[in-house]
A computed fold for a 73-nucleotide RNA from a Candidatus Vogelbacteria bacterium, annotated as transfer RNA. Its mean pLDDT, the model's own confidence on a scale to 100, is 81.
C1' cells in the first nucleotide's frame, strides 16, 4: 500500500426500481392492579459517517475523505 463489507433513532436492524425515513427492545404518558410485573394504547426522539456531483427529487446513483470489520502483500 492493495482489495471486500460495513457505518440509518439510545441499542439491534430494515429501507426490493430514486418518489413524504420505518420496525423491535428502551425510553415518556395513559388503561388495567391493593402494588409491582406482565399485557394493551398512545406519544417523543433521526443533518441517514463527512464532503462534493447528477437529478425536478438522492439513504438509494457517481467521486473524494473517515471509522470500524476481514483479507491479501
Nucleotide at each position: 500500500g492493495c482489495c471486500a463489507g460495513a457505518g440509518u433513532a439510545g441499542c439491534u436492524c430494515a429501507g426490493u426500481u430514486g418518489g413524504u425515513a420505518g420496525a423491535g427492545c428502551a425510553c415518556u404518558c395513559c388503561c388495567u392492579u391493593c402494588g409491582u410485573a406482565a399485557g394493551g394504547g398512545a406519544g417523543g426522539g433521526g443533518u441517514c459517517g463527512c464532503c462534493g456531483g447528477u437529478u425536478c427529487a438522492a439513504g438509494c446513483c457517481c467521486g473524494g475523505c473517515u471509522u470500524c470489520u476481514g483479507g491479501c502483500u